[in-house]
Molecule: Bacterial RNase P class A
Organism: uncultured Selenomonadaceae bacterium
RNA sequence: GAGGAAUGUCAGACAAUCGCAGCUUUUUUUAAGUUGAGGAAAGUCCGGACACCGUAGAGCAGCGUGACGGGUAACGCCCGCUCGGAGUAAUCCGCAAGAAAGUGUCAUAGAAACGGAAACAGCGUAAAAGACUUCGGUCUUCGCAAUGGUGGAAAGGCAGGGUAAGAGCCUACCAGCGGCGUGGUAACACGUCGGCUUGAUAAACCUCACGCGGUGCAAUGCCAGAUAGGUUCGUGUUGACCUUGCUCGGCGAGCGAACGGGUUGGCAGCUUAAGUUGAUUGGCAACAAUCAAUACAGAUAAAUGAUUGUCCACGACAGAAUCCGGCUUAUCGACAUUCCUCAACA
Numbered sequence: 001g002a003g004g005a006a007u008g009u010c011a012g013a014c015a016a017u018c019g020c021a022g023c024u025u026u027u028u029u030u031a032a033g034u035u036g037a038g039g040a041a042a043g044u045c046c047g048g049a050c051a052c053c054g055u056a057g058a059g060c061a062g063c064g065u066g067a068c069g070g071g072u073a074a075c076g077c078c079c080g081c082u083c084g085g086a087g088u089a090a091u092c093c094g095c096a097a098g099a100a101a102g103u104g105u106c107a108u109a110g111a112a113a114c115g116g117a118a119a120c121a122g123c124g125u126a127a128a129a130g131a132c133u134u135c136g137g138u139c140u141u142c143g144c145a146a147u148g149g150u151g152g153a154a155a156g157g158c159a160g161g162g163u164a165a166g167a168g169c170c171u172a173c174c175a176g177c178g179g180c181g182u183g184g185u186a187a188c189a190c191g192u193c194g195g196c197u198u199g200a201u202a203a204a205c206c207u208c209a210c211g212c213g214g215u216g217c218a219a220u221g222c223c224a225g226a227u228a229g230g231u232u233c234g235u236g237u238u239g240a241c242c243u244u245g246c247u248c249g250g251c252g253a254g255c256g257a258a259c260g261g262g263u264u265g266g267c268a269g270c271u272u273a274a275g276u277u278g279a280u281u282g283g284c285a286a287c288a289a290u291c292a293a294u295a296c297a298g299a300u301a302a303a304u305g306a307u308u309g310u311c312c313a314c315g316a317c318a319g320a321a322u323c324c325g326g327c328u329u330a331u332c333g334a335c336a337u338u339c340c341u342c343a344a345c346a
Base pairs, nucleotide, nucleotide: 001342002341003340004339005338006337007336008335009334010333012311013310014309015308016307017306018305020036021035022034023033024032025031038317042328043327045326046325047324048323049322050216051215052214053213057248058247059246060245062212063211064210065209066208068080069079070078071077082096083094084093085092086091097207098206102205103204104201105200106199120148121147122144123143124142129140130139131138132137156174157173159171160170161169175197177194178193179192180191181190182189183188220268221267222266223265230259231258232257233256234255235254242250275294276293277292278291279290280289281288282287
């Protein structure tokens, strides 16, 4: 200097004039002060706080997660680490339990696609049996899966010895599986020994382990006010209703449907939080503990807008509606830090 990888911060700024909503103060008014959308507010995909129902239970169904260890209120999230894959590397990704419990699927080609068979072209004729024979042999039977062919894959790979021809039949190296030892909390790694050897697929059904009540701020509570304590039908102490479904258990009186009438107002919930910032300590880290500081949107047909001037990186994606912790998606740019590779110079 060029190319890459990872992490973090910001999200137009300043001034003036007018305008909007909350809160506080003030002599009612007036006025003054102060605060006022995001890194994703989006998606509604997960997890909760909170509220209510269920005398709140049990089982089944159903659903979710899936190497190991830790963090957290919790999670399908985060951190570390193991193994596998990609990359020269920094790093990134993981559909990471089980295939000898069972059921499925594996096109085409090929003799044959398995839970351990099979022989298309073939090789051998050792041994045993049979037939024929010109006594050289031929055929059947028998032995083989090494050679060739097909394929992604043909029952460990590769090389040698051995054999009638062959085969882990034997040997060396490698892979797989198992035993033992060492290290580690563990997943697992390393070493050593051994029989000689178990197709792939479970984000296919399934099995195993662990976990899960539901509905949601339009939850829920209070006040005011009005009407029709309406009519009809069905069902219920022989047990209805009881916040996914079924069964059992429990409880114990209304429940369901159609038509019709009244109200559609106000207040609370509503923002002090598993909060944010800083320091110290512990930890590889995520994070935790202690101390200190802080008051930082609460609208309700929906508040932050308009004009002028200057600066500049010339501004994208985009607006809260009970509130948090995550993930995913969209995105114009500016800045900072660390790491990897290549080239050149000193």